RNA sequence: UGGCCUGUAGCUCAAUGGUGAGAGCAUCUGCCUUAUACGCAGCAGGUUACUGGUUCGAAUCCAGUCAGGCCAA
Repeated sequence: UGGCCUGUAGCUCAAUGGUGAGAGCAUCUGCCUUAUACGCAGCAGGUUACUGGUUCGAAUCCAGUCAGGCCAA
């Protein structure tokens, strides 16, 4: 310098262009316990990396930017 892949909750990951973006773990609250842990129940937590575009409708498609990884030189 060029090519390819990835970017979604604190972490690991889902989600055919179409209802409200979900799951597990973690955090928090309650129950349980003399207490802690384990276990059970529940809540909260998201500008889907950013900026534009296409579309009636975008996490999803297109362009650019940024970050990370891999390959080549």